[in-house]
Predicted 3D model of a 1448-nucleotide RNA (small-subunit ribosomal RNA) from an uncultured Alphaproteobacteria bacterium. The sequence is in RNAcentral, with records from ENA and SILVA. Its mean pLDDT, the model's own confidence on a scale to 100, is 86.

RNA sequence: AGAGUUUGAUCCUGGCUCAGAACGAACGCUGGCGGCAGGCCUAACACAUGCAAGUCGAGCGCAUCCUUCGGGGUGAGCGGCGGACGGGUGAGUAACGCGUGGGAACGUGCCCUUCGGUGCGGGAUAGCUUCUGGAAACGGGAGGUAAUACCGCAUACGCCCUUUUGGGGAAAGAUUUAUCGCCGAGGGAUCGGCCCGCGUUGGAUUAGGUAGUUGGUGGGGUAAUGGCCUACCAAGCCGACGAUCCAUAGCUGGUUUGAGAGGAUGAUCAGCCACACUGGGACUGAGACACGGCCCAGACUCCUACGGGAGGCAGCAGUGGGGGAUCUUGGACAAUGGGGGAAACCCUGAUCCAGCCAUGCCGCGUGAGCGAUGAAGGCCUUAGGGUUGUAAAGCUCUUUCGCUGGGGAAGAUAAUGACGGUACCCAGUAAAGAAGCCCCGGCUAACUCCGUGCCAGCAGCCGCGGUAAUACGGAGGGGGCUAGCGUUGUUCGGAAUUACUGGGCGUAAAGCGCGCGUAGGCGGGCUGGAAAGUUGGGGGUGAAAUCCCGGGGCUCAACCCCGGAACUGCCUCCAAAACUAUCAGCCUUGAGUUCGAGAGAGGUGAGUGGAAUUCCGAGUGUAGAGGUGAAAUUCGUAGAUAUUCGGAGGAACACCAGUGGCGAAGGCGGCUCACUGGCUCGAUACUGACGCUGAGGUGCGAAAGUGUGGGGAGCAAACAGGAUUAGAUACCCUGGUAGUCCACACCGUAAACGAUGAAUGCCAGACGUCGGGCAGCAUGCUGUUCGGUGUCACACCUAACGGAUUAAGCAUUCCGCCUGGGGAGUACGGCCGCAAGGUUAAAACUCAAAGGAAUUGACGGGGGCCCGCACAAGCGGUGGAGCAUGUGGUUUAAUUCGAAGCAACGCGCAGAACCUUACCAACCCUUGACAUGGGUAUCGCGGGGCCAGAGAUGGCUCUUUCAGUUCGGCUGGAUACCACACAGGUGCUGCAUGGCUGUCGUCAGCUCGUGUCGUGAGAUGUUCGGUUAAGUCCGGUAACGAGCGCAACCCUUGUCCUUAGUUGCUACCAGGUUAAGCUGGGCACUCUAAGGAGACUGCCGAUGUGAAGUCGGAGGAAGGUGGGGAUGACGUCAAGUCCUCAUGGCCCUUAUACCCAGGGCUACACACGUGCUACAAUGGCCGGUACAAAGGGCAGCUAAGCCGCGAGGUGGAGCCAAUCCCAAAAAGCCGGCCUCAGUUCGGAUUGCAGUCUGCAACUCGACUGCAUGAAGGCGGAAUCGCUAGUAAUCGUGGGUCAGCAUACCACGGUGAAUACGUUCCCGGGCCUUGUACACACCGCCCGUCACACCAUGGAAGUCGUUUGCUCCAGAAGUCGGUGACCCAACCUAUGAGGGAGCCGCCGAAGGAGUGAAUGGUGACUGGGGUGAAGUCGUAACAAGGUAGCCGU
Repeated sequence: AGAGUUUGAUCCUGGCUCAGAACGAACGCUGGCGGCAGGCCUAACACAUGCAAGUCGAGCGCAUCCUUCGGGGUGAGCGGCGGACGGGUGAGUAACGCGUGGGAACGUGCCCUUCGGUGCGGGAUAGCUUCUGGAAACGGGAGGUAAUACCGCAUACGCCCUUUUGGGGAAAGAUUUAUCGCCGAGGGAUCGGCCCGCGUUGGAUUAGGUAGUUGGUGGGGUAAUGGCCUACCAAGCCGACGAUCCAUAGCUGGUUUGAGAGGAUGAUCAGCCACACUGGGACUGAGACACGGCCCAGACUCCUACGGGAGGCAGCAGUGGGGGAUCUUGGACAAUGGGGGAAACCCUGAUCCAGCCAUGCCGCGUGAGCGAUGAAGGCCUUAGGGUUGUAAAGCUCUUUCGCUGGGGAAGAUAAUGACGGUACCCAGUAAAGAAGCCCCGGCUAACUCCGUGCCAGCAGCCGCGGUAAUACGGAGGGGGCUAGCGUUGUUCGGAAUUACUGGGCGUAAAGCGCGCGUAGGCGGGCUGGAAAGUUGGGGGUGAAAUCCCGGGGCUCAACCCCGGAACUGCCUCCAAAACUAUCAGCCUUGAGUUCGAGAGAGGUGAGUGGAAUUCCGAGUGUAGAGGUGAAAUUCGUAGAUAUUCGGAGGAACACCAGUGGCGAAGGCGGCUCACUGGCUCGAUACUGACGCUGAGGUGCGAAAGUGUGGGGAGCAAACAGGAUUAGAUACCCUGGUAGUCCACACCGUAAACGAUGAAUGCCAGACGUCGGGCAGCAUGCUGUUCGGUGUCACACCUAACGGAUUAAGCAUUCCGCCUGGGGAGUACGGCCGCAAGGUUAAAACUCAAAGGAAUUGACGGGGGCCCGCACAAGCGGUGGAGCAUGUGGUUUAAUUCGAAGCAACGCGCAGAACCUUACCAACCCUUGACAUGGGUAUCGCGGGGCCAGAGAUGGCUCUUUCAGUUCGGCUGGAUACCACACAGGUGCUGCAUGGCUGUCGUCAGCUCGUGUCGUGAGAUGUUCGGUUAAGUCCGGUAACGAGCGCAACCCUUGUCCUUAGUUGCUACCAGGUUAAGCUGGGCACUCUAAGGAGACUGCCGAUGUGAAGUCGGAGGAAGGUGGGGAUGACGUCAAGUCCUCAUGGCCCUUAUACCCAGGGCUACACACGUGCUACAAUGGCCGGUACAAAGGGCAGCUAAGCCGCGAGGUGGAGCCAAUCCCAAAAAGCCGGCCUCAGUUCGGAUUGCAGUCUGCAACUCGACUGCAUGAAGGCGGAAUCGCUAGUAAUCGUGGGUCAGCAUACCACGGUGAAUACGUUCCCGGGCCUUGUACACACCGCCCGUCACACCAUGGAAGUCGUUUGCUCCAGAAGUCGGUGACCCAACCUAUGAGGGAGCCGCCGAAGGAGUGAAUGGUGACUGGGGUGAAGUCGUAACAAGGUAGCCGU
């Protein structure tokens, strides 16, 4: 210090998440030792038991015990001091409670100090005795008794009161001494009470609160000030700088985090406060309204004889309960401290120690050195090895800790040690007793195998898992930390993600719709005063502890001790005077006033004008009009539409008109008048900062809407009808009401937008335009200036787009607003409104994104340009029939498998009767049909026969007995057997793969290097203007080049030449036959097959940019790529193929392998594709007759001849082929018949008889003959091919193959029609545009409904909690009154004084009533969210198919 996550990728915005630290923690796994700390965060819930506050005999009497008679002890009391400290807890409290700093009107036992005093008396009372009530607790009567208990008198400088004369008030003794006490007063110290400034949580969906309230006077009360209380008087006081109310909370030093500023927190330790079962109250006292005191009320618990009593662990232990969770009913007063005491001493759950707990921090250990055969085992493996790993074993050492034994402290200053036989020391013991936890996809250090197969599971975020998971589970290995390690929870950090330090608001969330203006904030220049802020210095304080620094002590550390610094604060004194504020004076530039000009749809009211629509009347006129994509509803023979004239009425103002004008915004448009607001320019004089902004407030505020009353021509929600449509509550059409208009009054919202608040200053320009001024002259121009309004563009800014003197630049001031998306601008509450609704404005829950700008693609029922048998123009088909063939479906034991839009379907299959064959049923076999290796045996192999069987196979039998040789069972080969490694698999996965292939597409594209531009993805190049079949070429150009593609090079064909001349050819010469290049000869021609030539826009003209090219022409066999082929860029489709082959993984192994015979792949209600043959006369049949090319042939082609109607048979010449054969080419041509019909068309189907191939034609071959003679008369919607030697038509050959061809691959013969053209359909290319798409439009996505779950609003009510007000009643108690009853002290008949009792005010709990607030629950109901592939539609994103959106 950052990282992950939105996207195909990028930059930004923005949230979520992680890495760090901390903890009074808890949970899981594990656990050796020690030190120091810590240990009910929840129920301030209830508590059994024990202990936690007593002590003093040197205050007093009594009782009792002991006695050495000196005295000592014990008990209950009276009395004194202490139980107001110490200890606990955090309920309450938002407060002078706390913190900090001040203040004046106070008290203070014990302590210190000073002064003075301590004289004389008196009467009681508890205990005790006795009687007596009661269960008890606890009393009552009588009698008698003491004091440092109580009372009186005296004295009192000082003290208190006071009218300044006076008045009032004290004491206690104990003791042998010493001494300790007592009283009054002054001072001190300590502690406490009170007051004030400042600071101290959230909510305004809490805006008004307050009657003792605010102040005064008198009085009371208190230690003391004070409405603290009371009577009277006044009407104040607090509040937007947040009163009141509600919620929450003890505060602080500190702790934790953080660089800091901040944030969070307030355990332990320390200071303060508050509380002590709940509420109230006082008493005593120096001090309390009192934790272990009292009284009352309430709840609860316990005892009870039912009459009545007792109690308060938020002290220490402990129990129950609650809870995720927090300890022993321990020891000791030895130390420190506290209470009492003169002291000894007693008490002390304060405290000091121990126990439990890894709760935390710190330290130590679980061994150290050597040790390679790199052991075994495990795991992985490419099978070689690697790794665990010097790790182990082994050898040599050591003994920290532990254990055993011995010694043994400090803490104590003379005695006293709980801890404790502890710390520590010594000896002994044996490597001996001591390692786990989490993680290993990225973030984030660490990788493999197996199992599992969207299952089980993981997960902090992103996300893993659907058969090769480094992400699940296990293992091996590795990484991290270590007596701990992980998880969970919480806090801070990272988060500049609330931004003071330190953010933003054009489009990401965010500028109020716009003015005026209050408070407030901020504010021009100069001079002076004072010194509030400010700055410097001094003083006081800022407790200790903590943090930090420096030392020191425990072996170190944690921990502890000492010193310093710091505690950023507050108060106070002195000084300074720049800045801000303040006071005083002055100034003119900000602002305003005056005068003179000017522009304008600025506003309001009144009047007025023409065009147009509609309606009414009249005329002309006749059958239609209107409307649409096309129609219909509608109007019209009762006369429409059209046209002419006249009239009525309402609304809006064409042209001018302009990124022109005016206005704060909304907004404002015919013309005239009246009234009126603001603005600009010019000029001088005046005022003298009068200014800017503006929370609340107030006014204005489009359209729609509302109320009342008018008005109503056109338009037009709703509504009606007609269309469209699957539907059409829409778009289109015909009608049509509110409304639109006016007046008055509401509403107060808009995408009220420049999505840009207002003001001021500063910072390059250029070009327009509106208004005014000035200057110059060439009088319509130029220059200049002020104010407005635009465009482009520099600096600069911005995430980019863009902005750019009219800023989104650089600064200042003020206001408003934002803080992830959804829920939601919603609910509830308040305010406003007649209503509609507006405004203010959440939460639960849910997601990991939502979003901005730009980029590359893809897409568009966007645009432009261009191409293709893409359309069009043609020719011929398919779709109808029969058959062939393939597929689907169905069937079947099996009908093996694959291919699936184009790009599966005469496809794999260039040919299923057996074989093929993978399928089915049946019969066999198990190292196997096939390969390699080992051992043993035999020498081959092989051939023949018989039997059983469907065969495989089994049984029997006959015959034969390998080669080489170094002669060694030595080598090779073969067969059989045995055992094991293994073979085998057309089994699965083409979504694990290689290879091959299809397709876009023979489309013209796809990229790279360097440079440049951009933050970047990327762009440029490759775009642009031409041109081309072409990213073909040219020109231009921040690009320059290059690569894969295109083209060319290759093959073939078309012309010519050269060479060569058999098997080809035959012009010339000769021979020769019935005929024939048949023969000799020849190589001229054809041809064959090798080499060359030829075509390059080369030439001419036109055009074009003197370009590329295009058009025309010449020549030429061929002309602009001559025709055809081969050739397929980067890539797309997880396209196809594991059944060609190869191959990872998985699966089978007496079977999913192998063999065999039979069956099936050939089934058949049906559907589709591809073909063949036809439907006939451009034809069919018969006869005659002509012309090819390219192929094939030895297990072959097979001639002639003969036989058969024919398929074919016989026959065997020739041919390993330019020689022989297949081989007849057919259409064609010539002649004849048929004459429009289911035919002399068509040939399916079926019967019979045959031929051929083949072990074998039943399932299931082809062909022949005779017979039979089906459908079919040119084919619906739809759809296919083809642009020239092409389509169409005709035949020929070949491969496969024993046989089987309508298929496939080739060959030639005959041989057309048409293309205006690119609007449309389909596909494609380039540029551009929009996009919410990127799995890329077969995309994305919205809403209702249905189902499930979740949270939430409303709701008749209902149940609580808090609280206001009114009233009733009123305990204890203080105070006041009374006090006839009672009373020892003084006085004494009496009285004074005191008390009980009674009365009154106040007064807690309680009760009644009525409000308010808040929470729970609630039939039903509203919307919301989330869910797997549900339903209905298609709203949005492209012109999203009616542009979208905002308000109503």